[in-house]
Molecule: Bacterial RNase P class A
Organism: Candidatus Rifleibacterium sp.
């Protein structure tokens, strides 16, 4: 320069006319109005309301270790597996190193189960091809032959995985069978906050899976349609005080007394409806400080949507950027749209602009 990973960041701007929503104003009118994800509602809190002595039983979640946080399944840093790549040491199994990706990364030495295909054989191993057949067998006078009985697991195949690897002795053929040497597992010991490393020392028995059941920590539940407040029209619901009107009970009538209901009055529960909840908040920007970082701390300084069928829009013109043409110029300018608020995590995203790698050409 050109591409390709990773990481962070912007992701249009200025004016005009008409409009909507909040606010402030008597009124003219002013202020003022989406995101980086406002999504997906996956996960953690703040708030609100309900459980809540202390146990258990079901079902879910999460699960190395230290930090941050309000808290997390999220971030930092670390450890320890694993995958791919380059190099070195070695005869070789195998280490170590340096680059890159990935890990739901408690336990398989409580206990129970599972393992298709493919292969003899998949967890008290096993014997398909192969190899011996020392030893027993048969034959043979004998060397010796059969490959019968049986030995082997070195070497072939089979799988994701085949019961330590590698070299040498040993053997009939082999085997940790015996030696080094390398892996791996217990147990001391340093070292380290911790996971875990490192060195001794003993061993070679017991392979995977826990997103199988289980086995051990942890984790209360519901959600602004939470909740609180005011509270009609219309139905009821308790009470109080009167006996005027109509009734009833007394009763042969009338007073008198008790009394339903209606009208009065008080109270209090509910719907509808309205206000709150509601936006100053784990908050933005800037500057010193700590901290390896993630993040924290101190000081200034700012106030930045609050709708309820739900405003944040439509057009016009300029410029910027893209695309496409030789040129005039023409076309395009992404993904999206707040609903109690905040932290993350996934998904969507035209173009741009920084670092750091890497490759590949070019020039000095």
């Nucleotide at each position: 320069c050109a591409g390709g990973g990773c990481a962070g960041c912007c992701g249009g701007u200025c004016g005009g006319u008409c409009g909507c929503g909040u606010c402030c104003g008597c009124a003219a009118g002013g202020a003022u109005g989406a995101g980086g994800a406002a999504a997906g509602u996956c996960c953690g809190g703040g708030c609100u309301c309900c459980a809540c002595a202390g146990g258990g039983c079901a079902u879910g979640g999460c699960g190395c270790u230290g930090g941050g946080u309000a808290a997390c399944a999220c971030c930092c840093a670390g450890g320890c597996c694993u995958c791919g790549g380059a190099a070195a040491a070695g005869g070789a199994a195998u280490u170590u190193u340096c680059c890159g990706g990935g890990g739901a990364c408690g336990g398989a030495a409580a206990g129970u189960g599972c393992a298709g295909c493919a292969g003899a054989a998949a967890a008290u191993a096993u014997a398909c091809c192969g190899c011996c057949g020392a030893u027993g067998g048969u034959c043979g006078c004998a060397a010796g032959a059969c490959a019968c009985a049986g030995g082997u697991a070195a070497g072939g195949g089979u799988g994701a995985a085949a019961a330590g690897g590698u070299g040498c002795g040993g053997u009939a053929a082999g085997a940790g069978c015996g030696c080094a040497c390398c892996g791996g597992a217990g147990c001391g010991c340093u070292g380290g906050u911790g996971a875990c490393a490192g060195c001794g020392u003993u061993u070679c028995c017991u392979g995977g899976u826990a997103a199988a059941c289980c086995c051990c920590g942890c984790c209360g539940g519901a959600g602004c349609a939470a909740g609180a407040c005011u509270a009609a029209a219309c139905a009821g619901g308790g009470g109080g005080a009167g006996a005027a009107a109509c009734g009833g009970c007394c009763c042969g009538u009338u007073u008198c007394g008790c009394u339903a209901c209606u009208a009065c009055u008080c109270c209090g529960g509910g719907u509808a409806a309205g206000u709150c909840g509601c936006u100053u908040g784990a908050g933005g920007u800037c500057a010193g400080g700590g901290g390896a970082a993630a993040c924290c701390c101190u000081g200034a300084u700012c106030c930045c949507a609050g709708a309820u069928a739900g405003a944040u829009g439509a057009c016009c013109g300029a410029c910027g950027c893209c695309u496409c043409u030789c040129a005039c110029g023409a076309g395009g300018u992404a993904c999206a749209g707040a609903a109690c608020c905040c932290g993350g995590c996934u998904u969507a995203c035209a173009g741009g602009c920084u670092g750091c790698u890497c490759u590949g050409c070019u020039u000095u």